RNA sequence: GGCUUCAUGGUGUAGUUGGUUAUCACAUCAGUCUAACACACUGAAGGUCCCCAGAUCGAGCCUGGGUGAAGUCA
Numbered sequence: 001g002g003c004u005u006c007a008u009g010g011u012g013u014a015g016u017u018g019g020u021u022a023u024c025a026c027a028u029c030a031g032u033c034u035a036a037c038a039c040a041c042u043g044a045a046g047g048u049c050c051c052c053a054g055a056u057c058g059a060g061c062c063u064g065g066g067u068g069a070a071g072u073c074a
Stems, first nucleotide, its partner, number of pairs: 001073007010026003019057001028044005050066005
């Protein structure tokens, strides 16, 4: 340098023939329980879906460009 794949809460992820409120688990916080802690149960907070632009009534999803990461070829 060419090609392919990927980027979504703190971490790991679901959601890809576009549709209204973005899913789950762990972690965090609060409550119940306990003498207390842990476990368990209940609840809550936390995301402008990597950035910019475009098409569309409507984008996490489609198109173009950029950034970063992984793999592969030279």
The RNA shown here (transfer RNA) has 74 nucleotides and comes from Sphaerosporella brunnea. Model confidence (mean pLDDT): 82 of 100. It matches the Rfam family "tRNA". By type it is a transfer RNA. Rfam describes the family as follows. Transfer RNA (tRNA) molecules are approximately 80 nucleotides in length. RNAcentral records the identical sequence in 2 taxa. RNAcentral holds the sequence, with entries from ENA and Rfam.